[in-house]
Molecule: c-di-AMP riboswitch aptamer (ydaO/yuaA leader)
Organism: Acidobacteriota bacterium
RNA sequence: CAAAGGGUCCCGCCGAAGACCCCGUGCGUGCGGGGCGACGGGGACCCGAGUCACCGGGGCGAAUCGCAUCGGCGUAAGGCCACCUCAGCCUGAGCCCGUCAGCUAACCCGUUAGGCGGAGAGAGGAUGU
Numbered sequence: 001c002a003a004a005g006g007g008u009c010c011c012g013c014c015g016a017a018g019a020c021c022c023c024g025u026g027c028g029u030g031c032g033g034g035g036c037g038a039c040g041g042g043g044a045c046c047c048g049a050g051u052c053a054c055c056g057g058g059g060c061g062a063a064u065c066g067c068a069u070c071g072g073c074g075u076a077a078g079g080c081c082a083c084c085u086c087a088g089c090c091u092g093a094g095c096c097c098g099u100c101a102g103c104u105a106a107c108c109c110g111u112u113a114g115g116c117g118g119a120g121a122g123a124g125g126a127u128g129u
Stems, first nucleotide, its partner, number of pairs: 001005001010118005018036001020035006037112006047102001056100001057097004065074003077091004083125004
C1' cells in the first nucleotide's frame, strides 16, 4: 500500500557462512574482484595400520543405529537463553569426491550458502554487573 499478498526496515533462530573493510561497474539495497574474520579439505618424520577375500573407499553435517514391512516406531546425537538441572517442543536429513586420501610441521586447495520466525520468552540454580 484497502485486504489477501508483496516490498523495505528492525529484532531474533538454525548454520562456519558477517548491518565487516577496500576497489571497479552501475539508476540502485545489484554485480564482479580483493582483504579481514569465521570454516572445511589435502599434505612428512614419528606413531598407527597383521594378511587374504568379499559387498571398493572417503568427505561435509547433530543426522547414527535398531525394529517393523510398512510409509511407521524407537534411538546415538543435536536445536529452541552465554552456563547447569528439570520440564515442554522440534530435528534425527541431504549432498559431495570418484578407485583416491590414517595422523601430520612446512606447504597447498577451497567455502563464506541456504532456510525460517515476529514481542514474547516454563521452573530452579550458578555466575557477572